[in-house]
RNA sequence: AUAAUUAAAAUGCCGAAUCUAGUAGGUACGGGGGAACCGACAAUUUAUUGGGGUGAAUCCGCAUAAUGCGGUAGGGCGUUCUCGCGUUCUUCUCUUUUGCCCGAAUCCGACAGCUAACCCCGGAGGCAUACGGUAAAGAGAGG
Numbered sequence: 001a002u003a004a005u006u007a008a009a010a011u012g013c014c015g016a017a018u019c020u021a022g023u024a025g026g027u028a029c030g031g032g033g034g035a036a037c038c039g040a041c042a043a044u045u046u047a048u049u050g051g052g053g054u055g056a057a058u059c060c061g062c063a064u065a066a067u068g069c070g071g072u073a074g075g076g077c078g079u080u081c082u083c084g085c086g087u088u089c090u091u092c093u094c095u096u097u098u099g100c101c102c103g104a105a106u107c108c109g110a111c112a113g114c115u116a117a118c119c120c121c122g123g124a125g126g127c128a129u130a131c132g133g134u135a136a137a138g139a140g141a142g143g
Base pairs, nucleotide, nucleotide: 010129011128012127013126014125019026020025029122030121031120032119033118038113048110050111051108052107053106054105059071060070061069062068074102075101076100077099089143090142091141092140093139094138095137096136097135
């Protein structure tokens, strides 16, 4: 000097998952159970086409000895513009079209529609970062 790896900080992304305190608790923010009314209907058989929850993650086609491939409901990221009304600058949210990516996993344990009071639970984890280059429109709320 170059390359790779590890750790920390910062910045950013998915997600409800942040903050506080000092070892205990609490908290932004999330999830479930649970009347009447309404809705739904016969249900169940210790096992059958079981049923249900969290989540964007559901469904279809083709193919294989197995692995898989293509699409899809749905979801995420990201550039620009306009609206908003004195002008200028700027932040956030939403919508549409291009681009890229995801379209999983897991829990309950025979059992749950909605649901006031009430009761219970979570408040994790994972990922990205050089330089240069770089798609457009339209609304709303702020500084």
RNAcentral holds the sequence, with entries from Rfam.
This is a predicted structure of a 143-nucleotide RNA (c-di-AMP riboswitch aptamer (ydaO/yuaA leader)) from Sporomusa acidovorans DSM 3132.
It matches the Rfam family "c-di-AMP riboswitch aptamer (ydaO/yuaA leader)". About the family: This family represents a conserved RNA structure found upstream of the ydaO and yuaA genes in Bacillus subtilis and related genes in other bacteria.
NCBI's taxonomy places the organism under Bacteria, Bacillati, Bacillota, Selenomonadales, Sporomusa acidovorans.